This is a predicted structure of a 92-nucleotide RNA (c-di-GMP-I riboswitch aptamer) from Thiobacillus sp.
RNA sequence: CACCGAACAGGGCAAACCCGCCGCGAGGCGGAGACGCAAAGUUACCGGUCUCAGUUCCCGCAGCAGGCGGCUGAGACAGCGGAGCCGCCGGC
Numbered sequence: 001c002a003c004c005g006a007a008c009a010g011g012g013c014a015a016a017c018c019c020g021c022c023g024c025g026a027g028g029c030g031g032a033g034a035c036g037c038a039a040a041g042u043u044a045c046c047g048g049u050c051u052c053a054g055u056u057c058c059c060g061c062a063g064c065a066g067g068c069g070g071c072u073g074a075g076a077c078a079g080c081g082g083a084g085c086c087g088c089c090g091g092c
Stems, first nucleotide, its partner, number of pairs: 003091003012037002018031005035079001041085003045082003048077008057069001059067001
């Protein structure tokens, strides 16, 4: 340096449900709780999913209402995949 995670040491994180607070919402923070995780540390860079608002076009309709998709804007998710950065122990 690369690869690997059977065993070792210190340990770490914390899904769902529930409670409180914040947010229009996706969701976030704290408490409680453990399904799991060797990067479940970190960064929205690429893809993806989701939310809110707007919009004209398209689809559909006789038309309207409404709905789906697209587009624009603003957001959320790092425990969806990829990538970047950083890192513990051990093996090789």